[in-house]
c-di-AMP riboswitch aptamer (ydaO/yuaA leader), 140 nucleotides, folded computationally.
Of the family's consensus pairs, 95% are formed in the model.
Its mean pLDDT, the model's own confidence on a scale to 100, is 77.
RNA sequence: CGGUCGACCGCGCCCAGAAGCGCGCACGCGGAGCCGGGGACCCAGUGCGUCCCUCGGGGUGAAUCGGCCCGCCAGGGCCGUAGGGCGGCUUCCACGCCCGAACCCGUCAGCUAACCCGGUAGGCGGCAUGGAAGUCAGGA
Numbered sequence: 001c002g003g004u005c006g007a008c009c010g011c012g013c014c015c016a017g018a019a020g021c022g023c024g025c026a027c028g029c030g031g032a033g034c035c036g037g038g039g040a041c042c043c044a045g046u047g048c049g050u051c052c053c054u055c056g057g058g059g060u061g062a063a064u065c066g067g068c069c070c071g072c073c074a075g076g077g078c079c080g081u082a083g084g085g086c087g088g089c090u091u092c093c094a095c096g097c098c099c100g101a102a103c104c105c106g107u108c109a110g111c112u113a114a115c116c117c118g119g120u121a122g123g124c125g126g127c128a129u130g131g132a133a134g135u136c137a138g139g140a
Stems, first nucleotide, its partner, number of pairs: 001030002005028002009024005033120006043110001056108001057105004065080006083099005089134006
């Protein structure tokens, strides 16, 4: 946005069957925009064979990595950190305040045109510093 929409499916009517109609599903479905995943050639990667070991490998996201402490392990705590957010239009500088998680796939996935799939929920709060440049609105 479709709102004069009502999916798939189920039941009923009708029909040889289908189509069609009605009811339920239901505030659900469909679409646009935005976002994410899978998926060729080419490129990247890959020498071949055998054995052993391993909770291997991958995705969304800012959320990675390091040190110390507690713990039998699992894990937990503290201090930092890659990275990220806020300070009521945008950018730069300064200053201040914060986050630095969680989950998913299931032995499998590089890139990737066509093509295929998915998300677009939920909850809480009352914050809003300064300078410069830009832009916009209003007033005179």